Notes: The RNA shown here (c-di-GMP-I riboswitch aptamer) has 86 nucleotides and comes from Heyndrickxia coagulans. RNAcentral holds the sequence, with entries from Ribocentre. The coordinates come from a structure-prediction model, not an experiment, and the mean pLDDT is 83.

RNA sequence: AUAUCAAAGGGGCAAAUCCAUUGAAAAAUGGAGACGCAAAACUACAGGGGCUACCGGUUUUCUAACCAUGCCAGCCAGUUGCUAAC
Repeated sequence: AUAUCAAAGGGGCAAAUCCAUUGAAAAAUGGAGACGCAAAACUACAGGGGCUACCGGUUUUCUAACCAUGCCAGCCAGUUGCUAAC
């Protein structure tokens, strides 16, 4: 000097739930709140998967089923990134 390991420090984010708002809904935003997370940072047209179905479309004996242009990255994933003793 490089590689591996990983403590410590500085910190960061914020589940469920509740309140308010938006939305047809899924869900999102703000506040409270912490289940947890070494990427729980970014990306939904890199890809896969999941949720909803107002409008519109297809189907239908029923008055329901299917379809995303809507949503989820704290589902997998892609991209980027902080610290590092013994």
Taxonomically the source falls in Heyndrickxia (Bacteria, Bacillati, Bacillota, Bacilli).